[in-house]
Molecule: transfer RNA
Organism: Candidatus Undinarchaeales archaeon SRR5007147.bin71
RNA sequence: GGGACUGUAGCUCAGCCUGGGAGAGCACCAGACUGAAGAUCUGGGUGUCGCUGGUUCAAAUCCGGCCAGUCCCA
Numbered sequence: 001g002g003g004a005c006u007g008u009a010g011c012u013c014a015g016c017c018u019g020g021g022a023g024a025g026c027a028c029c030a031g032a033c034u035g036a037a038g039a040u041c042u043g044g045g046u047g048u049c050g051c052u053g054g055u056u057c058a059a060a061u062c063c064g065g066c067c068a069g070u071c072c073c074a
Stems, first nucleotide, its partner, number of pairs: 001073007010026004020057001028044005050066005
């Protein structure tokens, strides 16, 4: 220098192909229970979907550029 893949909640990830309500598990917070804690139960999403521009009535999703990580080639 070229190519492939990945980037979504605190963590691990789904959703993307086929555009329309942002989600799961764990963790966390509050409450119940307990002498206290753990476990359990109830409630709560806590988020600039890496950044930016474009297409569209509408973009996590489609297109361009950029950034970061991993791997391959050189």